[in-house]
RNA sequence: AUGCAUCCCGGCGAUGGGGCUCGCCGUAUAACCGCCGUUCCGGCUGACGGUCCCUGCAUACUC
Numbered sequence: 001a002u003g004c005a006u007c008c009c010g011g012c013g014a015u016g017g018g019g020c021u022c023g024c025c026g027u028a029u030a031a032c033c034g035c036c037g038u039u040c041c042g043g044c045u046g047a048c049g050g051u052c053c054c055u056g057c058a059u060a061c062u063c
Stems, first nucleotide, its partner, number of pairs: 009026005016054006034044004
């Protein structure tokens, strides 16, 4: 000096916040930016990658 791996760190995982955890990306020209269909139009699911708590919205039931 170069390459690789690991750790720390930073960023990201289709709608909010936090804890824990998983995965991806590495200074940003990256990771990421949902699905279906007759595709520039129409339709559908979900506040989470997973889990727990909180907040907002919607539906049903009870008081």